[in-house]
RNA sequence: GAAAAGCUUUAGGGGUGCUUCGCCUUCGGGCGGGGCUGAGAUGAAACCCUCAAAACCUGAACAGGAUAAUGCCUGCGAAGGGAAAAGCGGUACACCUCAU
Numbered sequence: 001g002a003a004a005a006g007c008u009u010u011a012g013g014g015g016u017g018c019u020u021c022g023c024c025u026u027c028g029g030g031c032g033g034g035g036c037u038g039a040g041a042u043g044a045a046a047c048c049c050u051c052a053a054a055a056c057c058u059g060a061a062c063a064g065g066a067u068a069a070u071g072c073c074u075g076c077g078a079a080g081g082g083a084a085a086a087g088c089g090g091u092a093c094a095c096c097u098c099a100u
Base pairs, nucleotide, nucleotide: 001093006088007087008086009085010084011050012049013048014047017036018035019034020033021032022031023030024029056081057080058079062075063074064073065072
C1' cells in the first nucleotide's frame, strides 16, 4: 500500500404456495381457525437478498421421485436474467527502508 471475512449507514431488490374445517358468496371467490414445507406462505416498521455456483424471476402447464396436496425434494443449474454505494475493519499478499 492492500484482496477477503465480518460489521455499520444510506439506498435498493424479492416472494407469499399447497391443504382442511367453519362462515359468507354474485359460485369466480372472500374472510377466519388449523395442518405441510420454509428465513418468510402478508401482524410487513417482518423476513431474505444486493454482483451472485442460486433473494428472486425465466425456461416451466419442465423431468424424475415423494406426498393428502403443492413451485415438497432432486435435477435442469457454473443456464439466461437479477437490486450498490460509502464508511469501519483487519488478514493474506506485494513493495520499500533499517538491523542481524
Model confidence (mean pLDDT): 80 of 100. The RNA shown here (TPP riboswitch aptamer (THI element)) has 100 nucleotides and comes from a Chitinophagales bacterium. Its Rfam family is "TPP riboswitch aptamer (THI element)". Its family is annotated with thiamine pyrophosphate binding in the Gene Ontology. The model forms 95% of the base pairs in the Rfam consensus. The organism belongs to Chitinophagales, within Bacteria.